[in-house]
Context: one part of a larger RNA
């Protein structure tokens, strides 16, 4: 030149768009970040209502009753494994990128097919009684369900025995009859519906295996004992040393094995005509973490960031006996450091979770603050004006030059800013009403409703050039000169070199060129 998640120094009107802890995966004081269902169920704390009672000051005050709309804690269900954050660690089937799985699993979703009979025993709440400083926790009675159990029924479920066809890719795969075992379920109801249970497929999302790629060091040449292979057994949703007993002694490797050092990888992005070289910040995908280390528990799905258990270290409570916590969510503190921001606003959108639905939560989003961090774009004014006014400043040959149409002066414009007015789009839905269709609960059309940003963008209208330019550099690379001070001083400086009395190189001025709301400087790649 050109790039950047920059930083530093000087300067700074405005907007639209993006970007922000690159360092200590240090420590963390508040607050919020996963709840939802009463159309599973017992019930009534608190809220409103209705009744009923007392007591009066006659429209208040107490008090009962779940009757009722609602609902605090509990049982119970789905979710919390999504979403959002770090990159420590991992040189690996971790990623990429191609296959295979005749070795596998998959909640809700969506298709088809059957089905849902009958019993039972308990708990938590509530009530009573205790214990603790406290976190918590004990016993006693009672009672419910879509919690739990038992039995009935069972087909393309599993399991055992036969038993037909057909193909492969070795181990088999699909298929066909038969007989015996074994394994479901749940209800709620506003009569509309929403769910249970089996099995089959399909969608999705996931496991695993395997070819080829994947940083440096040989001043790291040998490593390896569940190591290689085998049989039997356990395991798992599945293969498999994945455990495990017994055998056999093999594996691996100068085509770099083991070892040590680096790192998360990809898509990208940044240089380059390319070919390469460097990176992995934003955004999308894989991985892996979740105060350090282990470990399973529920569950379709976890070995689980705002789950349990234990060891550790660190900070807190304590009445000293115990006992609580885990911002690498989003704000935000306080440490490191040249450095990186608000303890903001709504769920309106868009997307999740729960619900039949209203709705509920939602630091996911979505907008708003603060920084020229960084691209993009608009201004700071535009046209005439020469007696080429006056300062300045420089040289003079004393006539000047230059700063310079620049100023004054005239005329015009009103982006922007200033007041004042209207003032959006993002809104499509859900729900509810009302048609019209036919398969009678489904589609279609119509009205109505609902904006955090925000009285913002945006329009208009008024008055006024008015509100708004700076930064580096000028010896040669390298565009752009002279005076004045200094005197090998002080001081400049990418390289090459300036400064020792005329310094175009130091420092001032007056001048000039390059960029421009920026200019220069450090770093760092090409």
């Nucleotide at each position: 030149g050109g790039a950047u998640g920059a930083a530093c120094g000087c300067u700074a009107g405005c907007g639209g768009c993006a970007g922000g802890c690159u360092u200590a995966a240090c420590a963390c004081a508040u607050g919020c970040a996963a709840g939802u269902c009463g159309a599973g169920g017992g019930g009534u704390a608190a809220c409103a209502g209705a009744g009923a009672g007392u007591g009066c000051u006659u429209g208040c005050a107490c008090u009962c009753u779940g009757c009722u709309g609602a609902c605090g804690a509990c049982c119970g269900g789905c979710g919390c494994a999504c979403g959002g954050g770090u990159g420590a660690g991992u040189a690996a089937c971790g990623c990429g990128u191609a296959u295979g799985c005749a070795a596998c699993c998959u909640a809700c979703c969506u298709u088809u097919u059957a089905c849902a009979g009958g019993g039972a025993a308990a708990u938590a709440g509530c009530c009573c009684a205790g214990a603790g400083a406290a976190a918590u926790u004990u016993g006693g009675a009672u009672u419910a369900a879509u919690a739990u159990c038992c039995c009935a029924u069972a087909u393309u479920a599993u399991c055992u025995u036969u038993u037909u066809u057909u193909c492969g890719c070795a181990u088999g795969a699909a298929u066909u009859a038969a007989a015996g075992a074994u394994g479901a379920a749940a209800g709620u109801u506003c009569c509309g519906a929403c769910g249970g249970u089996a099995a089959a497929a399909g969608a999705u999302g996931g496991g695993c295996a395997u070819g080829c790629g994947u940083c440096c060091u040989a001043u790291u040449a040998g490593u390896u004992u569940g190591u290689u292979g085998g049989u039997g057994a356990g395991g798992u949703a599945a293969c498999g040393g994945c455990u495990u007993a017994c055998c056999a002694a093999g594996a691996c490797u100068u085509c770099g094995a083991u070892a040590g050092g680096u790192a998360g990888g990809g898509g990208c992005c940044c240089u380059g005509a390319g070919a390469g070289g460097g990176g992995g910040a934003c955004c999308c995908c894989c991985c892996a973490c979740a105060c350090u280390g282990g470990u399973a528990c529920u569950g379709a799905g976890a070995c689980a960031c705002g789950g349990a258990c234990c060891a550790g270290a660190c900070u807190c409570c304590u009445a000293c006996g115990g006992g609580a916590g885990g911002c690498a969510g989003c704000a935000g503190u306080g440490a490191g450091g040249a450095a990186u921001a608000u303890u903001g606003g709504a769920c309106a959108a868009u997307g999740g979770a729960g619900g039949a639905a209203a709705c509920u939560c939602u630091g996911a989003u979505c907008c708003a603050g603060c920084c020229a961090u960084g691209c993009c774009g608009c201004g700071u004014g535009c046209a005439g004006g020469a007696u080429g006014a006056a300062u300045g400043c420089c040289c003079u040959a004393c006539g000047g030059g230059u700063u310079g149409u620049a100023a004054a002066c005239u005329g015009c414009u009103u982006u922007u800013g200033u007041a004042c007015a209207g003032g959006a789009a993002g809104a499509a839905a859900c729900a509810u009403u009302u048609c019209c269709a036919c398969g009678u609960g489904u589609g279609g059309a119509a009205a109505c409703u609902u904006g955090a940003c925000g009285g913002u963008a945006c329009u208009g209208u008024a008055a006024g050039a008015a509100u708004a330019a700076g930064g580096a550099u000028c010896g040669g690379c390298u565009a752009a000169c002279u005076c004045c001070g200094u005197g090998c001083c002080a001081g400049c400086a990418g390289c090459c070199g300036c400064g020792g009395u005329a310094a175009u190189a130091c420092g001032g001025a007056g001048g000039a060129u390059c960029c421009a709301a920026g200019c220069g400087u450090u770093a760092u790649c090409c």
Record summary:
The prediction has a mean pLDDT of 84. This is a predicted structure of a 526-nucleotide part of an RNA (small-subunit ribosomal RNA, 5' domain) from an uncultured Bacteroidota bacterium. It was read from a public genome assembly.